[in-house]
RNA sequence: GGUUCCAUAGUGUAGCAGUUAGCACGUCUGCUUUACAUGCAGAAGAUCCUGGGUUCACACCCUGGUGAAACCA
Numbered sequence: 001g002g003u004u005c006c007a008u009a010g011u012g013u014a015g016c017a018g019u020u021a022g023c024a025c026g027u028c029u030g031c032u033u034u035a036c037a038u039g040c041a042g043a044a045g046a047u048c049c050u051g052g053g054u055u056c057a058c059a060c061c062c063u064g065g066u067g068a069a070a071c072c073a
Stems, first nucleotide, its partner, number of pairs: 001072004006067002010025004027043005049065005
C1' cells in the first nucleotide's frame, strides 16, 4: 500500500431480506428467609462509534472519518 471483517444497554451477544431493538448475566424494587444466598414477580437501562447521502421510513443500503482485527504485498 491492497483486500476482508468488526463497532448495538454496565458486560457478552442476536437482529445479516429497511417499517424506531431482543436475550443472558449484572443493577434496582417487591415476595420468600431471623438474615444472606437461591427461587419467583416486576422495573430501569442502548434512538445502534461518528459525519454525509439514498428513501415515506435505515442498526440494516451507499460513502468519508475514527478505532480494533485477519490476510496479501